[in-house]
RNA sequence: UGCAGGGUAGAUCAGUUGGUAGAUCGCCGGGCUCAUAAUUCGGAGGUCGCGGGUUCGAGUCCCGCCCCUGCUA
Repeated sequence: UGCAGGGUAGAUCAGUUGGUAGAUCGCCGGGCUCAUAAUUCGGAGGUCGCGGGUUCGAGUCCCGCCCCUGCUA
């Protein structure tokens, strides 16, 4: 320099053909226990990397930029 993959909750990752964004772990609260752990029930937590475009509607499609990983020079 070019090519490919990726960026979504605190962490690891799903998200189909464009139609109100989820799982597990963690965190908070309750139950259980003498207490803790385990377990169980509930809850909070997201400008979907940034900006623009298309569309009635964008995490998803298009354009530019930033960052990470691999390959290449």
Molecule: transfer RNA
Organism: Planctomycetota bacterium